The RNA shown here (c-di-AMP riboswitch aptamer (ydaO/yuaA leader)) has 135 nucleotides and comes from a Bacillota bacterium. The organism belongs to Bacillota, within Bacteria. The prediction has a mean pLDDT of 82. The sequence was found by an Rfam model in a public genome assembly.
[in-house]
RNA sequence: UAAGUGACAUCUCCGAAUAGCACAGUCAGCGGGGGAACCAUCUCUUGGGGUGAAUCCUGCUCCGGCAGAGCAGGAGGGGCAACUUGGGUGUCCUAAUCCGUCAGCUAACCCCGUAGGAGUACACCAAGCGUAUGU
Numbered sequence: 001u002a003a004g005u006g007a008c009a010u011c012u013c014c015g016a017a018u019a020g021c022a023c024a025g026u027c028a029g030c031g032g033g034g035g036a037a038c039c040a041u042c043u044c045u046u047g048g049g050g051u052g053a054a055u056c057c058u059g060c061u062c063c064g065g066c067a068g069a070g071c072a073g074g075a076g077g078g079g080c081a082a083c084u085u086g087g088g089u090g091u092c093c094u095a096a097u098c099c100g101u102c103a104g105c106u107a108a109c110c111c112c113g114u115a116g117g118a119g120u121a122c123a124c125c126a127a128g129c130g131u132a133u134g135u
């Protein structure tokens, strides 16, 4: 000097998952589910449904063959690149899990969650907003 790893602090990101207080909890904020009329629906073992971006299609492999699993590719969907929005470019994700035969929407009403995980850094264009300094 360069690269890598670990720890701490600040900051940042995914996510509803944050703040206060007298802190075994309780409140506010944010988030989710159930639940009339009207409307909608023809579905109920080929079970059905919820949270979530996380669905669909094609090919190949495993298999005697389906099914299932895995690996690729694509479409659609979601995030990040350190003020916001739109565009461009780049890059990443497309899981997991819950209810338990049962739920369309849904006012009143009822119930529940507020975890966990990580470390990006192109001002490229346009339009805004804000701060600092000088006059």
Base pairs, nucleotide, nucleotide: 011119012118013117014116018028020026021025029114030113031112032111033110034109039104047102048099049098050097051096055075056074057073058072059071060070061069062068076094077093078092079091080090081089083128084127085126086125087124088122